[in-house]
RNA sequence: UUAUCAAGAGAGAUGGAGGGUCGGGCCCUAUGAAGUCUCAGCAGCGGGCUUAUUUAAGUACUGUGCUAAAUCCUGCAGGCAUCGGCUUGGAAGAUAA
Repeated sequence: UUAUCAAGAGAGAUGGAGGGUCGGGCCCUAUGAAGUCUCAGCAGCGGGCUUAUUUAAGUACUGUGCUAAAUCCUGCAGGCAUCGGCUUGGAAGAUAA
């Protein structure tokens, strides 16, 4: 810089108090947080392979990623509604190339 982000997929061992990026909210956690290891799974971004004239589709061998809640919601701006919600875009973040 570009693309995607309301789908999907967890057990065991170790560890011993934090975690969900940050602020606010809300939530998870001694019925065991983060981290580390093992195994399993999800997905299909890059490479590989197959089909096809390209776009593309498939596969899941390989490099990553991921496996509470929409990226948990929100933050800035606009529109609608009017008791606080709906919606559009952005910012920030994550992942891949």
Model confidence (mean pLDDT): 85 of 100. A computed fold for a 97-nucleotide RNA from Jeotgalicoccus marinus, annotated as SAM riboswitch aptamer (S box leader). The sequence is in RNAcentral, with records from MGnify. The source organism's lineage runs through Bacteria, Bacillota, Bacilli, Caryophanales and Jeotgalicoccus.